Predicted 3D model of RNase P RNA and transfer RNA as a complex of 466 nucleotides.

RNA sequence: CCAGUCGGCCGGAUGGCCGCCCCCGCAAGGCCCGAAAGAGCAGCGGGGGAGGAAAGUCCGGGCUCCACGGGAUCAGGGUGCCGGGUAACGCCCGGCGGGGGCAACCCCAGGGAAAGUGCCACAGAAACAAACCGCCGGCCCUUCGGGGCAGGCAAGGGUGAAAAGGUGCGGCAAGAGCGCACCGCGGCCUUGGCAACAAGGCUUGGCCAGGCAAACCCCACCCGGAGCAAAACCGAAUAGGGGUGGCGCGAAGCGCAAGCUUCAGGGCUGUUUCCGGCCUGCCGCCCGGGUUGGUUGCACGAAGCCUGUGGCGACACAGGCUCCAGAUGAAUGGCCAUCCAGCAGGGGGCAACCCCUGUGGACAGAACCCGGCUUACAGGCCGGCUGGCAUU
RNA sequence: GCCGCCUUAGCUCAGUUGGUUAGAGCACCAGAUUGUGGAUCUGGGGGUCCCCCGUUCGAGCCGGGGAGGCGGUA
Repeated sequence: CCAGUCGGCCGGAUGGCCGCCCCCGCAAGGCCCGAAAGAGCAGCGGGGGAGGAAAGUCCGGGCUCCACGGGAUCAGGGUGCCGGGUAACGCCCGGCGGGGGCAACCCCAGGGAAAGUGCCACAGAAACAAACCGCCGGCCCUUCGGGGCAGGCAAGGGUGAAAAGGUGCGGCAAGAGCGCACCGCGGCCUUGGCAACAAGGCUUGGCCAGGCAAACCCCACCCGGAGCAAAACCGAAUAGGGGUGGCGCGAAGCGCAAGCUUCAGGGCUGUUUCCGGCCUGCCGCCCGGGUUGGUUGCACGAAGCCUGUGGCGACACAGGCUCCAGAUGAAUGGCCAUCCAGCAGGGGGCAACCCCUGUGGACAGAACCCGGCUUACAGGCCGGCUGGCAUU
Repeated sequence: GCCGCCUUAGCUCAGUUGGUUAGAGCACCAGAUUGUGGAUCUGGGGGUCCCCCGUUCGAGCCGGGGAGGCGGUA
């Protein structure tokens, strides 16, 4: 210098003008309410005002309400190598195993398939225990090319994603873990490690038991439900519900009464009539519900920054410092100038580079709050490591 | 904001122990019939199974992530 890999960080800067939301203070009586005190709006001054993902709502909690005596079990759901971290997690860290890459490094995930059930399409003889072609000896037939019968075998061919341990030697009629050596699998022992696991040894164990559990299932562990539109408080006018006081009350029936039923009257309504439906005396007071609304919840929290110690690390502990958005149709914005990256064009220079002009900064936006994961993102900065080339 | 559901042809929908080439009705095209059109009959075309990654020999179906749409809740 080129190529690659991993981790961390920023995600425009400065100034001016005009605006928006919240908090604190002031002053005065400008507007409005009120009897007043005073509150609100407006004014002035000060302070604060989006993110690494605020997003998706995929996990885990805090908080609130409901249910619940404690524990266990069943159903349902979730997680799954080992050890650690954490409030907790499906997250993170370290290690083990397998795979990819020359390497740095990256990706994947429990065990049980000899607890059981199920599936393995097509092809193929056979998909779990099989014999199509083939190999071999025996018997029979023969036109001497071969064919048939009952057997033995699983080496080779062929099918398939997958075919019954692999290689070699011996052995055999042909073969075969049939025997042997090595490798591989299982079992046991020793050593190291907390463990997953690794290394070594023994084996008179079989070399017979394929794959799928992100199929049912077995094993271990975890989980009550709903969600801030949770929940609590205040709560006017009108209408409606209940109670009560005063005044009033056409007829009939029942009843001591309160009252009830029917008819009549009145109001609303089915477009009108007929015929129906609903309500029904007036005024006042009280109670409960809680529609519109307001307040709390609501920002001091598993909080942030710096330093030190322990730890490989995630992280923990100690000390110091800081207070840092709080809206509710929802504020955090707009314009201008200069600069900084980036891009395009032109010019100069051997080159590095310099000058001029134009353009131009993404994804996206809090809404009860945290810890994670995932997804989106123009461009840029820093650091570690690996491979190659050149020079010393 | 919170909670739940869905996505297969132009439209409405089927699709089970994951399996060979994914289906139906309407719509579209062509032919027949008719003087012409409709209706009818016959034949045909048309698919990113919303997208990506994974498990598996094999995914519309199983697992994870994303996108779009719909509904409920004061």
It holds a member of the Rfam family "Bacterial RNase P class A". The family's RNA type in Rfam is ribozyme. The coordinates come from a structure-prediction model, not an experiment, and the mean pLDDT is 75.